[in-house]
């Protein structure tokens, strides 16, 4: 030493930056819900608004005269009245002391008001102490009272008396005051002592002391006045001041002063904030904060101002006096209308205002104050009570045992779980409250005793009785401790911020449960913390907000070496002061704790003193290295005038010459036959200076480029002669300042805002063309502003190095010079260490380490705009808010996504090529209409011949009607029945009902099966595919997606995985901070394609027999085909080219097949809230005599049209007809179904074979071989319709399929567009199966048969992969996003104006009062005077200066309000366009200037904070 905590939100994710917002404390508070008890504080913060009623400042007979109850004593004497003395409560009245304190308010007041220190040699102090001297003669009124007079009252007059410690005179004078001398001191003016002269004062009671009174000094105490120094915002207040600043000099005051006043000078204050304006009483403190700060001045204490508002003075020791006086005003009241009275910011109350603040208590017992010699009396000062959870503090609302873990409530996976030892029960205990009894201290004084407590019958002691009378706010998404069910469904709501609520809400409401804190809890308002968010402690400015456009300089601040001095700053000491109270400590006292009391510490300052001198600083002196000069040299687009050269544009004349020529993406406007354009020749003008020209050079910047001269500023560099800190920065100021623009006058070729025309366009007030005017140039003369940028003020030092370049110098080497090499100085670049830094990056030209001095910034927007002020001719520039509004707005990097950026690569992507769709019919499927119903789903690729591999009933889910309701179907219990299914009438469309016949199995345990009842349940193709699970599509069989562990980076991340190369490939190989592994690529599996081996029936037949009309038909055989198993083969293995001695790659040989051989199956991590609740499962919600279930019919096939997907065609490469050949794969028993026979045929009839390498379906058919048609709506096409039939089915009407005969549409090969397909494939040709009674199949899945064209290539279009830049995008471009213009809500400026408000000027008028004059009137005290009456003096009146209010004028600051108008900010889905972000489709932004509906275009100039793609320096490796 005792003391410093965060969090939450910007984004997809980081890190900064930065703002917003919580978590603590505090309160004189309030408001909501709640309330036992005690102590101790507190208690109109708003209206300095108005105030009824009581109170709040009286006292003293011992200062006085008077009234005089009531006691005493006397006296007269008509014995109960006068009268006397005395003693005296008590009253007004003279008088004396208090009323200037106490107590209340904070309005005013920016100030010597306060606070701290000091000064009066410039001063005052009644009552109190101490010292000295004194207290001695006199006098004359008044009050009260009588007597009267007015007035309603308050009140006032007149007359007649009286006392005093009321008033007046005089004597005395130690001091005292002036004036004059002297002596000593001092701190300017002075100050102490002392000699001299002038001046001026007294009162009594009691008497014994005491208490008084005067005059003097002296001492506490209170006050007065002066000065340093400290404490508010505001420059959008910059000048202010005439008693102003000083000085003579009078007058005033207790006192100093322009405090007043002549008069003289003309000063005084201010950027160190004067003068104005706004706001505040200050302090001790209080509340917070680690501190330093910040923010308050309630309670308590100190000063200060003020008492209805404004002036004034009296009185007094002290006011200009809260409860005193005059005077104006406003208000209230009271009245006889003549005229009066009043001032709660005292206590108490009352109205009123207001979110909001007590009782019209009790007492002087205490403590304290007036007065008194004292008793006492007086105090709303004070001390108690009362009222309020207002604030602190303290105690209680019970303690211990109790599991069947009760009931009840909540949840629930239905098992329990929780509420909870909580409760009941059983035991103990009584604080607080209740009740009864006892019962203080607080008391000291004061009095001869007696006596004296408001609080109070309190406190607090003791007893009784009983758990007995006493719990509640808030809040549970994060931040933040605390979780579940129900309701509600973007609705009601909720919220400190982020933010919840759109059918499963821990976010709203309610409940259970919990979680904090408890007689309180929240909630609002304020402060202060946190917040380093104004950074003194302790912060920034390259890109986040922030460096002035640049230079000169003036106040300032800050400063090199060295010697002395002073002691101002700085350090140590000690001495006064810093009130108490508060705070800390310690330690006491109320049962404890607030609370109180003692004692130390603290009070961080300030004054004085004694020291210290290093260091800043004064003052003296030297010094050279900073800085200057001086000499000698150089570079140089540095500035200013003059003059003066050629190219090219255009124009003007002249030739030569023709019909275009100009422009464009394409065109057009426009020029040209009156001769352009082209090309020559001469002439004219204005303007710019080609190449040299360079991260080359100059200058402070902005700028500056043909040349020659003239005149000028600056820089280096070598030398060290000279001067000696002369510096460095700069707040106002000054000057310079691209380009637009402005003024006057020229000039004017090009070019070129506006403008016009012509283009695009959906529009084109733009981009392109064509023309064109300011203006672009001179000269003068404003402007003052740019992205005026390196976005980096300006100076000094210090801190690795490499490299280029532009000026200068040395030094080596050269006999010299050149040239080189090295070294040093200065300017310009570029790469890098360490630091830095949020990161990009900066890095000796710092954005590094440090001093020094100036700007400038504190969320975004509103906005650099409003008002107001400089300045400008205008445009407009400098300065510069506020309301209000959001929770962000930014920076720098990652990733990814996207680009009308880039570079590499692939895919039937394009492109070559074949053959098709869109045109016609039909077929299915969709959308759309329509319907009782046309069941429902899928909707861009990736829905549409898709769920459906089969809708006439059934399916079926839809619709209509009819019926059942524990149900069509499960399972449980009881009870019942012999069956139940069946048979057969009747009724119905059936479902069904009814009716009548009939019968179980069994090893005797039952089983199975109807009926009935009951509750639980069943049963949904009913709703969410946005609650899911599974499954599926797609990107895409696309070559990707990741991890571990190193590294790297604050960090999200990065690296691996990029690069070079190669691959169908993240496939290898190579480099490589990587190394290395998984999903995924291939490959392993299945199939074809060649061999072998085994096996050899149903399959096969070469050879050998036998043997038909034919035939593997036999008998045999394993050769071959084929089956079915198991091998082999194929790997870049060989070889050459080429490449990094690599992967690979192209050639070739071998070979059935070569570079993954060909198909298949497989489908990463992901997207898309993709599809599916109607295949299935499933939560949840929903219906239960129906959304279930049964049944007949009907839809689902509906038809003004529109898509998609298919079939058939349009013919001759064909159609038709007859002949004739060769398949693979599959199916087959409710079944294929053969030979035969009938039918034109669909097909019957019949039944052989076959459960299938053997029988069947089963004919393949394109082909081939011949014959017909001959180009035509045809012998092409086959819809459509008539008719007759078959087949299958309970049944083909709605609505089957095929057959046979007749009909015989459209269609002549398809518009923009568009699909498929790289080899056994497109194209063609048929065969099969599955679902099926039967078919809508032309679908669909599969198999074989004939069986091609073409790929230059990779520029485009699609779509993907990698690598890279850009981004303001991340719901990711279907993104984001500007401004008009149209509604609404807000708040702000402007405005003809009107309406107040404050301060001030000018003048009028001028109360009360002080001070001056006067003072004819009036006047006891002195004086002179018998006296009358005079004078000193004084006053009333009246005047004059000042002077409140109050009027009149113009003006200043400021506020409210205003038709109407400006722009602004805000608002799920409003109108126009498309301006920005990608090269954003014209790169985009600054400054101006012009033009437009808007954004915005254009013209000059500039900027990089443009992308690309080139080129040239430079620079880094080698």
């Nucleotide at each position: 030493a005792u003391g410093g905590a965060g969090a939450g939100u910007u984004u997809g994710a980081u890190c900064c930056u930065g703002g917003c917002u919580c978590a603590g404390g505090a309160c004189g508070a309030a408001c909501g819900c709640u309330g036992g008890c005690g102590g101790c504080g507190u208690g109109c913060u708003u209206a300095a608004c108005a105030c009824a009623u009581g109170c709040a400042a009286g006292u003293c007979g011992a200062a006085c005269g008077g009234u005089g109850a009531a006691g005493g004593g006397g006296a007269g004497c008509u014995u109960g009245c006068u009268c006397c003395c005395u003693u005296g409560a008590u009253c007004a009245g003279u008088g004396g002391c208090g009323a200037a304190c106490g107590g209340g308010u904070g309005a005013g007041u920016a100030a010597c008001a306060c606070g701290u220190g000091g000064g009066c040699a410039a001063c005052c102090u009644g009552c109190c102490c101490c010292u000295g001297a004194c207290u001695u003669c006199g006098g004359g009124a008044u009050a009260a009272c009588g007597c009267u007079u007015c007035g309603a009252a308050a009140g006032a007059g007149g007359u007649g008396c009286u006392a005093a410690u009321a008033c007046c005179g005089a004597a005395u004078a130690u001091g005292a005051a002036c004036g004059c001398g002297a002596a000593g001191g001092a701190c300017a003016u002075c100050c102490u002592u002392u000699g001299c002269g002038u001046u001026g004062g007294a009162a009594a009671g009691u008497u014994u002391u005491u208490c008084g009174g005067u005059c003097a000094g002296g001492g506490a105490u209170g006050g007065g006045c002066c000065c340093g120094c400290g404490g508010c915002c505001u420059a959008u207040c910059a000048g202010c001041u005439u008693g102003u600043u000083g000085g003579u000099g009078a007058g005033g005051u207790a006192a100093u002063g322009g405090c007043u006043c002549a008069c003289c000078a003309a000063g005084g204050c201010g950027a160190c904030g004067a003068c104005g304006g706004g706001u505040a009483g200050c302090c001790g403190g209080c509340c917070u904060g680690a501190g330093a700060g910040g923010g308050c001045g309630a309670c308590c204490g100190g000063c200060c101002a003020c008492a209805c508002u404004g002036g004034g003075a009296c009185u007094g020791a002290g006011a200009c006096a809260c409860g005193g006086c005059c005077c104006a005003g406003a208000c209230u009241c009271c009245u006889a209308c003549g005229g009066g009275a009043g001032g709660c910011a005292g206590c108490a109350g009352u109205g009123g205002g207001g979110a909001a603040u007590a009782u019209u208590g009790c007492g002087c017992a205490a403590u304290g104050g007036g007065c008194g010699a004292a008793a006492g009396c007086c105090u709303g000062a004070c001390g108690c009570a009362g009222c309020a959870a207002c604030g602190c503090c303290g105690c209680g609302u019970g303690g211990g045992g109790g599991a069947u873990g009760a009931a009840g409530g909540c949840c629930u996976u239905c098992g329990g779980g929780u509420u909870g030892u909580a409760a009941a029960c059983c035991u103990c205990u009584u604080u607080c409250a209740g009740c009864a009894g006892g019962g203080a201290a607080g008391a000291a004084g004061c009095g001869a005793a007696a006596g004296u407590g408001a609080c109070g019958g309190u406190a607090c002691c003791u007893g009784c009785a009983g758990a007995a009378g006493a719990a509640g706010c808030a809040c549970c998404g994060g931040c933040u401790a605390a979780c579940u069910a129900c309701g509600u469904g973007c609705c009601a709501g909720c919220a400190g911020c982020c933010g919840c609520g759109g059918u499963a809400a821990u976010a709203c409401g309610u409940a259970g449960g919990g979680u904090g804190c408890a007689a309180g809890c929240g909630u609002u308002g304020u402060c202060c913390g946190g917040a380093u968010u104004u950074a003194u402690u302790g912060g920034g400015c390259g890109u986040a907000a922030a460096g002035a456009g640049c230079u000169c300089g003036u106040a300032g601040g800050c400063g090199g070496u060295u010697a002395g001095u002073c002691a101002c700053g700085u350090c140590g000491g000690a001495u006064g002061u810093g009130a108490a109270a508060u705070c800390c400590c310690g330690g006491a006292g109320c049962u404890u704790a607030a609370c109180u009391c003692c004692g130390g510490g603290c009070c961080u300052g300030c004054a004085u003193u004694c020291g210290a001198u290093a260091c800043g600083g004064g003052c003296u002196g030297a010094c050279u290295c900073g800085a200057g000069u001086g000499u000698u040299g150089u570079a140089g687009g540095g500035g200013a005038g003059a003059c003066u050269g050629g190219a090219a544009c255009u124009c003007c004349u002249g030739g030569u010459g023709u019909a275009g020529c100009g422009g464009u993406g394409a065109a057009a406007u426009g020029c040209g036959c009156a001769g352009a354009u082209a090309u020559c020749a001469g002439g004219a003008a204005g303007a710019a200076c080609a190449c040299c020209g360079g991260u080359g050079g100059c200058g402070a910047a902005g700028g500056c480029g043909g040349g020659u001269c003239u005149c000028u500023g600056g820089g280096c560099a070598a030398c060290u002669a000279c001067u000696g800190a002369c510096g460095c920065u700069g707040a106002g100021g000054a000057g310079c300042g691209a380009a637009a623009g402005c003024g006057u006058g020229g000039g004017g070729a090009g070019c070129a805002a506006a403008c016009a025309g012509g283009a695009u366009u959906a529009g084109a007030u733009a981009c392109c063309c064509u023309g064109g005017u300011a203006g672009u140039c001179c000269a003068c003369g404003c402007c003052g502003u740019a992205a005026a940028c390196g976005g980096u003020g300006g100076g000094c030092g210090c801190u690795a190095g490499g490299u280029g370049u532009g000026g200068g110098g040395a030094a080596c080497a050269u006999u010299c010079c050149a040239c080189g090499u090295u070294c040093u100085c200065u300017g310009c670049g570029c790469c890098g260490c360490a630091g830095c830094u949020a990161a990009c990056g900066c890095a000796u030209u710092a954005a590094g380490c440090g001093c020094c001095c100036c700007g400038c910034c504190u969320g975004g927007g509103g906005a650099g705009u409003a008002c107001g002020g400089c300045c400008g001719c205008a445009a407009g520039g400098c300065u510069a808010a506020a309301a209000c509004u959001c929770a962000a707005a930014g920076g720098a990097a990652u990733u990814g996504a996207c680009g009308g950026g880039g570079g590499c690569c692939c895919g039937c992507a394009c492109a070559a090529g074949c053959g098709g769709c869109g045109g016609a019919g039909c077929a299915u499927g969709c959308g759309g209409c329509u319907u009782a119903a046309u069941u429902c789903g899928a909707u861009g690729c990736a829905a549409c011949g898709c769920g459906a591999a089969g809708a006439a009933c059934c399916u079926u889910a839809c619709c209509u009607a009819g019926g059942c309701u524990u149900g069509a179907c499960a399972g449980u219990u009881g009870g019942g029945g012999a069956a139940a299914u069946c048979u057969g009438g009747c009724a119905g469309a059936g479902a069904u009902g009814u009716c009548a016949g009939g019968u179980c199995c069994g090893c005797a345990a039952g089983g199975g099966c109807c009926c009935c009842a009951a509750a639980a349940c069943a049963g949904g193709u009913g709703g969410u595919g946005c609650a899911u699970g599974g499954c599926u599509g797609u990107c895409g069989u696309c070559a990707g997606c990741u991890c571990g562990u190193g590294u790297c980076g604050u960090g999200a991340g990065a690296u691996g995985u990029u690069g070079g190369g190669u691959u169908a490939a993240g496939u290898c190989c190579c480099g490589c901070a990587a190394c290395g592994a998984g999903c995924g690529c291939a490959a392993c599996c299945c199939u074809c394609g060649u061999c072998g081996u085994a096996u050899g029936u149903u399959g096969c037949c070469a050879g050998c027999a036998a043997g038909u009309a034919a035939a593997g038909u036999u008998g045999g055989g394993g050769a071959c085909u084929c089956a079915u198993a198991c091998g082999a083969g194929a790997c870049u293995g060989c070889c050459g080219g080429g490449g990094u001695c690599a992967a690979c790659u192209c050639g070739g040989a071998g070979g059935a097949a070569g570079g993954u051989g060909g198909g298949g199956a497989u489908g990463a991590c992901g997207u898309c809230a993709a599809g599916u609740c109607a295949u299935c499962a499933u939560g949840c919600c929903c219906c239960u005599u129906a959304u279930g279930u049964c049944u007949a019919g009907g839809g689902c096939u509906g038809c003004a049209c529109g898509c998609a997907u298919g079939c058939u065609a349009c013919a001759a490469u064909g159609g038709c007809u007859g002949g004739u050949a060769c398949a693979a794969a599959g199916g087959g028993c409710u079944g294929c179904g053969a030979u035969a026979c009938c039918g034109c045929a669909a097909g019957g009839u019949g039944g052989a074979g076959c459960g299938a390498a053997u029988c069947c379906c089963a004919a393949a058919a394109a082909g081939c071989c011949a014959g017909u048609c001959u180009c035509a709506g045809u012998u092409c096409g086959g819809a459509u319709u008539g008719g007759g039939g078959u087949c299958u089915g309970c049944a083909a009407c709605u609505c089957g399929a095929c057959c046979c005969c007749a009909u015989g549409a459209a269609g002549u090969c398809g518009g923009a567009g568009u699909c498929g397909c790289u080899a056994g494939u497109a194209a063609u040709c048929g065969c099969a199966g599955a679902u099926c009674a039967g078919c809508a199949a032309c679908g669909c899945u599969g198999c074989g048969g004939u069986g091609a064209a073409u790929a230059c290539g990779u520029u485009c279009c699609c779509g993907g992969g990698c690598c890279u830049u850009g981004u303001a995008c991340a719901c990711a471009c279907c993104g984001c996003c500007c401004g008009u213009c149209a509604c609404g809500u807000c708040a702000c400026g402007a405005a003809a104006g009107u309406c107040g408000g404050c301060a001030a000027c000018a003048c009028c008028c001028g109360a009360a009062g002080c001070c001056g004059g006067u003072g004819g009137c009036c006047c006891a005290a002195c004086c002179c005077g018998u006296a009358a009456g005079g004078g000193a003096g004084g006053g009333a009146g009246c005047u004059g200066u000042c002077g409140a209010a109050g009027g009149u004028g113009g003006g200043g600051c400021u506020g409210g309000u205003g038709a109407u108008u400006g722009g602004g900010a805000c608002g799920a889905a409003g109108u126009c366009g498309u301006a920005a972000c990608a090269a954003g489709g014209u790169a985009g932004c600054c400054g101006u200037a012009c033009c437009g509906g808007a954004a915005g275009g254009u013209g000059c100039g500039g900027c990089u904070g443009g992308a690309u793609c080139a080129c040239c320096u430079c620079c880094u490796u080698u």
A computed fold for a 1518-nucleotide RNA from a Candidatus Nanopelagicales bacterium, annotated as small-subunit ribosomal RNA.
The sequence is in RNAcentral, with records from ENA and SILVA.
Model confidence (mean pLDDT): 84 of 100.
Its Rfam family is "Bacterial small subunit ribosomal RNA". Gene Ontology terms of the family: structural constituent of ribosome and ribosome.